A computed fold for a 73-nucleotide RNA from a Candidatus Peregrinibacteria bacterium, annotated as transfer RNA. Rfam family: tRNA. Its family is annotated with triplet codon-amino acid adaptor activity in the Gene Ontology.
């Protein structure tokens, strides 16, 4: 250059054939405790890489870009 893939919370990932976003850890707070660790409740955290398109309705289909991975030149 050309294929494929893969971007989602601070991280590691799920998200079922499109109906509107979760889990684990981690991180505040609270309860236990002499403190602390553990445990137990709560909560905060997200322009779903980016800009269009299609739909009544996008994380999910389509088409550009942008990183990174492999693999061929």
């Nucleotide at each position: 250059g050309u294929a494929u893939c893969u971007g989602u919370a601070g991280c590691u990932c799920a998200g079922c054939u499109g109906g509107a976003a979760g889990a684990g850890c981690g991180c505040a707070g609270c309860c236990c405790u002499c403190c602390g660790a553990a445990g137990g409740c709560u909560g905060a955290g997200g322009u779903c890489g980016u800009g269009g398109g299609u739909u009544c309705g996008a994380g999910c289909c389509c088409c550009g870009c942008c990183a990174g991975a492999u693999a061929c030149a």